RNA sequence: GGGCAAUUAGCUCAGCUGGUUAGAGCACUACCUCGACAAGGUAGGGGUCACAAGUUCGAAUCUUGUAUUGCCCA
Numbered sequence: 001g002g003g004c005a006a007u008u009a010g011c012u013c014a015g016c017u018g019g020u021u022a023g024a025g026c027a028c029u030a031c032c033u034c035g036a037c038a039a040g041g042u043a044g045g046g047g048u049c050a051c052a053a054g055u056u057c058g059a060a061u062c063u064u065g066u067a068u069u070g071c072c073c074a
Base pairs, nucleotide, nucleotide: 001073002072003071004070005069006068007067010026011025012024013023019057028044029043030042031041032040050066051065052064053063054062
């Protein structure tokens, strides 16, 4: 330098053919339970879907560019 893939909650990851409110597990907070801790139960908080532009009535999802990370080739 070229090619491919990935980027969604604090972490690990889903998200179907674009369709109205974006989810799971763990973690976190409060309460219950316990002599206490752990485990368990109930409720709750947390999102610029990497960034920008475009297409569309409508974009996490499609297109383009940029950034970062990983792999391959030279």